This is a predicted structure of a 507-nucleotide part of an RNA (small-subunit ribosomal RNA, 5' domain) from an uncultured bacterium. RNAcentral holds the full RNA, with entries from ENA.
Context: one part of a larger RNA
RNA sequence: GAUGAACGCUGGCGGCGUGCAUAACACAUUCAAGUCGAACGAUGAGCGCAGCUUCGGCUGCGCUUGUAGUGGCGGACGGGUGAGUAACGCGUGAGCAACCUGCCUUUAAGAGGGGGAUAACGCAUGGAAACGUGCGCUAAUACCGCAUAACGCAUUGAGACCGCAUGGUUUUGGUGGCAAAGGAGAAAUCCGCUUAGAGAUGGGCUCGCGUCCGAUUAGGCAGUUGGUGGGGUAGCGGCUCACCAAACCGACGAUCGGUAACCGGACUGAGAGGUUGAACGGUCACAUUGGAACUGAGAAACGGUCCAGACUCCUACGGGAGGCAGCAGUGGGGAAUAUUGGGCAAUGGGCGAAAGCCUGACCCAGCGACGCCGCGUGAAGGAAGAAGGUCUUCGGAUUGUAAACUUAUGUCGGAGGGGAAGAAAGCAAUUGACGGUACCCUCCAAGGAAGCCACGGCUAACUACGUGCCAGCAGCCGCGGUAAUACGUAGGUGGCGAGCGUUAUCC
Numbered sequence: 001g002a003u004g005a006a007c008g009c010u011g012g013c014g015g016c017g018u019g020c021a022u023a024a025c026a027c028a029u030u031c032a033a034g035u036c037g038a039a040c041g042a043u044g045a046g047c048g049c050a051g052c053u054u055c056g057g058c059u060g061c062g063c064u065u066g067u068a069g070u071g072g073c074g075g076a077c078g079g080g081u082g083a084g085u086a087a088c089g090c091g092u093g094a095g096c097a098a099c100c101u102g103c104c105u106u107u108a109a110g111a112g113g114g115g116g117a118u119a120a121c122g123c124a125u126g127g128a129a130a131c132g133u134g135c136g137c138u139a140a141u142a143c144c145g146c147a148u149a150a151c152g153c154a155u156u157g158a159g160a161c162c163g164c165a166u167g168g169u170u171u172u173g174g175u176g177g178c179a180a181a182g183g184a185g186a187a188a189u190c191c192g193c194u195u196a197g198a199g200a201u202g203g204g205c206u207c208g209c210g211u212c213c214g215a216u217u218a219g220g221c222a223g224u225u226g227g228u229g230g231g232g233u234a235g236c237g238g239c240u241c242a243c244c245a246a247a248c249c250g251a252c253g254a255u256c257g258g259u260a261a262c263c264g265g266a267c268u269g270a271g272a273g274g275u276u277g278a279a280c281g282g283u284c285a286c287a288u289u290g291g292a293a294c295u296g297a298g299a300a301a302c303g304g305u306c307c308a309g310a311c312u313c314c315u316a317c318g319g320g321a322g323g324c325a326g327c328a329g330u331g332g333g334g335a336a337u338a339u340u341g342g343g344c345a346a347u348g349g350g351c352g353a354a355a356g357c358c359u360g361a362c363c364c365a366g367c368g369a370c371g372c373c374g375c376g377u378g379a380a381g382g383a384a385g386a387a388g389g390u391c392u393u394c395g396g397a398u399u400g401u402a403a404a405c406u407u408a409u410g411u412c413g414g415a416g417g418g419g420a421a422g423a424a425a426g427c428a429a430u431u432g433a434c435g436g437u438a439c440c441c442u443c444c445a446a447g448g449a450a451g452c453c454a455c456g457g458c459u460a461a462c463u464a465c466g467u468g469c470c471a472g473c474a475g476c477c478g479c480g481g482u483a484a485u486a487c488g489u490a491g492g493u494g495g496c497g498a499g500c501g502u503u504a505u506c507c
Base pairs, nucleotide, nucleotide: 001506002505003504005503006502007501008500009499012375013374014373015372016371017370018368019367020333025331026330027329029328031326034073035072036071039070040069042067043066044065045064046063047062048061049060050059051058052057080286081285082284089211090210091209092208093207094206095205096204099203100202104199105198106197107196108195109194110193112146114144115143121136122135123134124133125132126131153176154175155174156173157172158171159170160169161168162167182191183190184189212258213257214256219249220248224246225245226244227243228242229241230240231239261283262282263281264280265276266275267274268273288309289308290307291306292305311322312321313320314319339365341364342363343362347361348359349358350357351356379407380406381405388399389398390397391396412448413444414443415442416441417440418439422434451496452495453494454493455492456477457476458475462491463490464489465488466487472479473478
């Protein structure tokens, strides 16, 4: 000098930041991922119309508004945490002639004609519940054949050009297989659908170099190292398997053990360097512990599924339910770390044609001197150098222009009045959580606002009394045993100031 700090004493205001570093301990409760009726059948309510009516209503159609279900898109983003990991994990620089990419942009072409189901629903039925089971009915942008189809795919023939080893690009033939969905609107048209090319974005993989400590860890390794072949993958690869060979790594530190997420950065320092990785940004890993796959463009998926373990809860004892390292909040641990707040107004995200809905992301507010910055607690005048205190050689000295007193002022504060920008998009109309906040004007009134540490030397600042190697102080040297500038108190002084000291850690 610095800190995500804590502790002691003290504490007026504002702005901007920041706040579980410990138990990746356990969690009550609410909320944190939905949306689309312009994909689909059904259904509740309200309104209107029509038909029937035994005058109670019933049926059908339309509009509005809901609902569970089928279907689509999104739940792989956003948010949290740092347990694991010494690794192509990260950083940096390259490569992929070995790869994928939903939504988006652009280009080309297409969408013909059929089929069978199934939820919802109805009936029956099992179970305490969670949740089912059987039979029957129905729709689709759900599912499945058929047709058409190449510039795409597989295979095969001929040629040209090129390169980076395997090879790549391209031209022209043959053969084979492969697609689709509709919705809204009066219409125009719009939104979708299928195939293919290119782009963009996002990812996957490979490599060079760098990346802590220990040799009181010296040998390690059997899918191990390489090959051939099969499988698998988006793709290369012992990735996996069969066979064959016996390799491969290592004092330039393998292996083993310990520790640790990494970086941009941050702190410090003249620099070199040292330390560090809170907040903000990028990457990685994880989601009660371990394992596994499904779906999907994308996951081996925090608020999905299955299995096993531990734990908690419900139970009719047969069986079930759960996962805050999301935002708040609780217990516990700890020296120690906040509200079970407001709003989607802005920014951003998901869905939707849109209106809009959802959004504990986010924007705000609350709490904490935790940090930084700013402001105030007053200003000018004022000597009888008042009183009081302290010291005293008793003369005085000092506190000290300090106070009183006089004059003016009005920052913060209090009261009243006015009152934003952030909001222009989404068709217009309209729309602000913060917030009657910031800010402006008027009034009130010096009135409500100063402490902490030190004073032997280092080190700025000294006397008196008390104590008497006691009580105590102390960072080092060292003070204290009867005149202690070193202990305690008082007066005075020095330093900093809404803070001041102490402790811890780094330079």
Annotation
Its Rfam family is "Bacterial small subunit ribosomal RNA".